[in-house]
Description:
Predicted 3D model of a 167-nucleotide RNA (Lysine riboswitch aptamer) from Priestia aryabhattai. The model forms 100% of the base pairs in the Rfam consensus. The prediction has a mean pLDDT of 77. Lineage of the source: Bacteria > Bacillati > Bacillota > Bacilli > Priestia.
RNA sequence: GAUAGAGGUGCAAAGAUCAUAAGUAUACAAUUUGAGGAGAAUGAGAUCCAAUGACAAUUGUGGAAAGGGGUAUUUGCCGAAGCCAAAAGAAUCUCAUGUUCUUGAAGCUGGUUCUGCUGUUGAAUAAAUACAGAACUGUCAUAUAGGAAACUAUAUGGAGGGCUAUC
Repeated sequence: GAUAGAGGUGCAAAGAUCAUAAGUAUACAAUUUGAGGAGAAUGAGAUCCAAUGACAAUUGUGGAAAGGGGUAUUUGCCGAAGCCAAAAGAAUCUCAUGUUCUUGAAGCUGGUUCUGCUGUUGAAUAAAUACAGAACUGUCAUAUAGGAAACUAUAUGGAGGGCUAUC
């Protein structure tokens, strides 16, 4: 270097389903109000709505979706994959800043679980992630003990650019 392979509450994707989002957005109606207002936000512009009462608030009648998540199934897998985000693309009426989504170099993480008046994202008490701590687990190295050996046990340490087998 090539090929094959192992880890376990192992990883991802797809459609299904379940809540959440949310009695929210929004539509219509009524009432109040009375001059400005509309599309995350801010600035500029365009357009549109508005004394034939907009916008806003409350009430009534209807009432979502996306994004995020849980579950089992199927499929593909064992750097599986995840995180961050230089940069690029798309959406947001247009432009700038920004926001959201997608791809994503370099970098980081062995895996899983739990804890946290912590930070970030998030509608969130979900979930993710960073950090700190703990437990379990695979693997290799070293030390000690046992053993003829194979190997076993304990402790400590390392990192997937690792480990095992074959060539």
Record summary
RNAcentral holds the sequence, with entries from MGnify.